Notes: A computed fold for a 105-nucleotide RNA from Desulfovibrio sp. 86, annotated as Glycine riboswitch aptamer. Rfam family: Glycine riboswitch aptamer. Its family is annotated with glycine biosynthetic process in the Gene Ontology. Rfam's curators write: This family represents the bacterial glycine riboswitch. The source organism's lineage runs through Bacteria, Desulfovibrionia, Desulfovibrionales, Desulfovibrionaceae and Desulfovibrio.
[in-house]
RNA sequence: GGUAAGUGCGCGAGAGAGUCCUCUGUACUGAACGCCAGCGCAGAGGCACCGAAGGGGCAAGGCCAAAAGGCUGAAACUCUCAGGUAAAAGAAUCGCACAUCUUAG
Numbered sequence: 001g002g003u004a005a006g007u008g009c010g011c012g013a014g015a016g017a018g019u020c021c022u023c024u025g026u027a028c029u030g031a032a033c034g035c036c037a038g039c040g041c042a043g044a045g046g047c048a049c050c051g052a053a054g055g056g057g058c059a060a061g062g063c064c065a066a067a068a069g070g071c072u073g074a075a076a077c078u079c080u081c082a083g084g085u086a087a088a089a090g091a092a093u094c095g096c097a098c099a100u101c102u103u104a105g
Base pairs, nucleotide, nucleotide: 003104004103005102006101007099008098010096011095012094013093018047020046021045022044023043024042025041026040028038029037030036048085049084050083054081055079056078057077061072062071063070064069
């Protein structure tokens, strides 16, 4: 100097599931007051659902042990704590490009 892997930044692609229901407050509109209805905003509650941020769980196997058992042990599997269920944002993963970085060599 180059290579591989990791990590990080940038760009591109990137799925799934409710623009669900109820209540309260408030502004506006429906000719006018009230009621009622519609709708915007804020808050509270409820049921249903998704899995690809993150997080939890474990198989074969390996190690220890006389044994019983113990430890270790992956995910896009699984659980849904978290997050999410219009758009936006986010998003595992993949591609491209890069780096005063780390490891191997």